[in-house]
RNA sequence: GCGCGGGAGAGUCCCCGGUCCGCCCGGGGCGCCGAAGGAGCAAGUCCUCCCUUGAAUCUCUCAGGCCCCGAUACCGCGC
Numbered sequence: 001g002c003g004c005g006g007g008a009g010a011g012u013c014c015c016c017g018g019u020c021c022g023c024c025c026g027g028g029g030c031g032c033c034g035a036a037g038g039a040g041c042a043a044g045u046c047c048u049c050c051c052u053u054g055a056a057u058c059u060c061u062c063a064g065g066c067c068c069c070g071a072u073a074c075c076g077c078g079c
Stems, first nucleotide, its partner, number of pairs: 001079006011030001013029006031066003037062001038060003044053001
C1' cells in the first nucleotide's frame, strides 16, 4: 500500500427557493465537531552562536463535517 472486519464527534435551529407540499434537494445566517487533508509548536538534534531538523488522537479550524447514508484517524487479521 491492497482486501476484510470493527470504528466516533457535532443543530436538520432559523430564513429563502424548488417541491410530489414529505423527514427530500439547493443556498444563506448563526451555533457547533474534529479522526480525510493542511498548518503550528516541545523535548531532542545539528551546534561557538544564529540557524537546520523536529511527533501527536496536542493546538488551529483554512479545508472538511454536524438527519440518514457515505467517508474518516485508530485497531485486528491476511497478502
The RNA shown here (Glycine riboswitch aptamer) has 79 nucleotides and comes from uncultured Streptomyces sp. Lineage of the source: Bacteria > Bacillati > Kitasatosporales > Streptomycetaceae > Streptomyces. The sequence is in RNAcentral, with records from MGnify. Its Rfam family is "Glycine riboswitch aptamer". Rfam links the family to the GO term glycine biosynthetic process.